Annotation:
Small-subunit ribosomal RNA, central domain from a sediment metagenome, 350 nucleotides, folded computationally. Its Rfam family is "Bacterial small subunit ribosomal RNA". Rfam links the family to the GO terms structural constituent of ribosome and ribosome.
Context: one part of a larger RNA
RNA sequence: CUGGGCGUAAAGGGCAUGCAGGCGGUGCUGCGCGUUUCGCGUGACAGCGGGUGGCUUAACUACCCGAGGAUGCGAAAGACGGCAGGACUUGAGGGCCAGAGAGGGACACGGAAUUCCGGGUGGAGUGGUGAAAUGCGUAGAGAUCCGGAGGAACACCAAAGGCGAAGGCAGUGUCCUGGCUGGUGACUGACGCUGAGGUGCGAAAGCUAGGGGAGCGAACGGGAUUAGAUACCCCGGUAGUCCUAGCCGUAAACGAUGACCACCAGGUGUGCGGAGUAUCGACCCUCUGCGUGCCGGAGUAAACACACUAAGUGGUCCGCCUGGGGAGUACGGUCGCAAGAUUAAAACUC
Numbered sequence: 001c002u003g004g005g006c007g008u009a010a011a012g013g014g015c016a017u018g019c020a021g022g023c024g025g026u027g028c029u030g031c032g033c034g035u036u037u038c039g040c041g042u043g044a045c046a047g048c049g050g051g052u053g054g055c056u057u058a059a060c061u062a063c064c065c066g067a068g069g070a071u072g073c074g075a076a077a078g079a080c081g082g083c084a085g086g087a088c089u090u091g092a093g094g095g096c097c098a099g100a101g102a103g104g105g106a107c108a109c110g111g112a113a114u115u116c117c118g119g120g121u122g123g124a125g126u127g128g129u130g131a132a133a134u135g136c137g138u139a140g141a142g143a144u145c146c147g148g149a150g151g152a153a154c155a156c157c158a159a160a161g162g163c164g165a166a167g168g169c170a171g172u173g174u175c176c177u178g179g180c181u182g183g184u185g186a187c188u189g190a191c192g193c194u195g196a197g198g199u200g201c202g203a204a205a206g207c208u209a210g211g212g213g214a215g216c217g218a219a220c221g222g223g224a225u226u227a228g229a230u231a232c233c234c235c236g237g238u239a240g241u242c243c244u245a246g247c248c249g250u251a252a253a254c255g256a257u258g259a260c261c262a263c264c265a266g267g268u269g270u271g272c273g274g275a276g277u278a279u280c281g282a283c284c285c286u287c288u289g290c291g292u293g294c295c296g297g298a299g300u301a302a303a304c305a306c307a308c309u310a311a312g313u314g315g316u317c318c319g320c321c322u323g324g325g326g327a328g329u330a331c332g333g334u335c336g337c338a339a340g341a342u343u344a345a346a347a348c349u350c
Base pairs, nucleotide, nucleotide: 004321005320006319007304008303012318014201015200016199017198021194022193023192025088026087028085029084030083031082033081034080035077036076037075038074039073040072041071042070048066049065050064051063052062053061054060091191092188093187095184096183097182098181099180103177104176105175106174107173108172109171110154115149116148117147118146119145120144121143125136126135162169163168206247207246208245209244210243211242215241216240220236221235222234223233258317259316260315261314262313263312266295267294268293269292270291271290272289273288274287275286276285299306300305323350324349325348332343333342334341335340
């Protein structure tokens, strides 16, 4: 080096982009680097196989022969891989014409509701619970009407629906902007796939600075419950939740299922396109592409189940696993303001 694996048993990197590397479509010509065959040379010792000898035998060992590859030179072959040249269009990309969408960023606007403030009416409760109490209220609460302030979130539509690489994204409008799908087949001509490092993005919580603060609400205070109650329930309530700039870089970051390609029965929904049939036209119906669900056959699987959105059949590349605990810990390194993150053992023990 060679094995077997990774949905749930240990194991898919949170996601992308991409340098190196690995792998790579069709046909032609050349070279002969890899490759294969043949010839000649080299081919230490030990080991391995055989033979002979030495210890009483064996193990062991001494000597001889051989096998084995590795390597140098020469010759041949020309499939496959490679290199060089020139070509192709189906992979990939791009043009044109249509289309859908909570994809992203900035700005502006809107209504409902909660809270607070001012005023009117009114006069004893209100609130809360299993039941209560703390709390609020005659300094006029709760209820109700009018006016105002401010912050956060956007009912219905709403869906098993849509978009995004993932995290995630939902009131309305404008501007800027990324990706995707279908049709067409005028363009380029393998420009591709994967991707150790690197780089970017990355929920919530947390951190720094400055704003903001309605509701909610860790911590904290009080009331209950209870044997106790550092809880569950109730009344309050600070950080936070929100915005701007920067950091953190984690998660049951999950489909617990890496990316890409090809192939392999069907049935039935749904979202967005195209073509046809039909029709005055739109629906309907048929075929078809992309996405997203359910059921199910072959096959797979320890079972559960998966099943053209594979966990089936194959291929390329990357990541990861190798008994439980110790431990995702210690030490060291790197990163971070910190919290900590990342990389990652051993003794010992079962």

The full RNA is in RNAcentral, with records from SILVA. Its mean pLDDT, the model's own confidence on a scale to 100, is 88.